[in-house]
């Protein structure tokens, strides 16, 4: 310079919407209609955010299993496209592409 690798899953945040619930406005007031430009709970959820556990990798073991190490990853009204859910997004396409 160029080219690959940079794991999985659960639970959380930031952050998202609007199916359900709540809530506000209306109606034949349980039932229906709008309204996320409603603080929420339910839900979605980070590669570049936390935890925790599996996995890999080295060492050391008395073979039960224990100890370390898993690194970094800057800006863009978080640039542009496409996708799925009710719907959206730091979700997924993606550590991709565009620029600096």
């Nucleotide at each position: 310079c160029u080219g690959a690798a940079g794991u999985g899953c659960a639970c959380c945040u930031a952050g998202g919407g609007u199916u359900c619930c709540g809530c506000c406005g209306g109606g034949c007031u349980u039932u229906c209609c709008g309204g996320g430009u409603c603080u929420g709970g339910u839900c979605c959820a980070a590669g570049u955010g936390g935890u925790g556990c599996a996995g890999g990798c080295g060492c050391c073991g008395a073979c039960a299993g224990g100890c370390g190490c898993u690194a970094c990853a800057c800006c863009c009204u978080a640039g542009a496209g496409g996708g799925a859910u009710a719907a959206a997004a730091g979700c997924c396409c993606g550590g991709g592409c565009g620029g600096g």
A computed fold for a 100-nucleotide RNA from a Bacillota bacterium, annotated as Guanidine-I riboswitch aptamer. The sequence was found by an Rfam model in a public genome assembly. The coordinates come from a structure-prediction model, not an experiment, and the mean pLDDT is 80. It matches the Rfam family "Guanidine-I riboswitch aptamer". Rfam links the family to the GO term regulation of gene expression.